[in-house]
Molecule: c-di-GMP-I riboswitch aptamer
Organism: uncultured Shewanella sp.
RNA sequence: GAUAAAACCAAACCUACUGAAAAGCGGGGACGGAAAGCGGCGGAUCUCACAACUUUUUCACUUCCAGAUGGCCGAGCUACCGAA
Numbered sequence: 001g002a003u004a005a006a007a008c009c010a011a012a013c014c015u016a017c018u019g020a021a022a023a024g025c026g027g028g029g030a031c032g033g034a035a036a037g038c039g040g041c042g043g044a045u046c047u048c049a050c051a052a053c054u055u056u057u058u059c060a061c062u063u064c065c066a067g068a069u070g071g072c073c074g075a076g077c078u079a080c081c082g083a084a
Base pairs, nucleotide, nucleotide: 001081008033009032013028014027015026017024018023031071037077038076041074042073043072044069045068046067047066051063052062
């Protein structure tokens, strides 16, 4: 980062499985992506089962711990091509 070339990934939705959930993952499917490759370093957002608190009993709220999102942002590491 191009009226280029060869590739790549894959949103929503449907479905199978896992999970308490957020969500992940296999298949289908393409909204899009110049890192929409990798990994939770710094923020941010989401879930909150167990435990604590509460209480007539539950529920709800809150806290703690734990988890998730890299296609939320920044930073880090790596990678194809080579016009302006």